[in-house]
RNA sequence: GCCUGGGUAGCUCAGCCUGGAUAGAGCGACGCACUCCUAAUGCGUAGGUCGCAGGUUCAAAUCCUGCCUCGGGCG
Numbered sequence: 001g002c003c004u005g006g007g008u009a010g011c012u013c014a015g016c017c018u019g020g021a022u023a024g025a026g027c028g029a030c031g032c033a034c035u036c037c038u039a040a041u042g043c044g045u046a047g048g049u050c051g052c053a054g055g056u057u058c059a060a061a062u063c064c065u066g067c068c069u070c071g072g073g074c075g
Base pairs, nucleotide, nucleotide: 001074002073003072004071005070006069007068010027011026012025013024020058029045030044031043032042033041051067052066053065054064055063
């Protein structure tokens, strides 16, 4: 340098192909209930510039372009 996979909540990931209505799950955190107390369990709450910038569109996590970054392959 070329090819290829990934980057979405504190962590692990889904959603992307086929654009649409408030962006989700599990774990974790916090609160409440339960308990003599803790754990477990149940209920609830908070937490997101969807890697960055630009473009297309009425509308972009999703499509297009460039860039950054991590992994793999080729030279």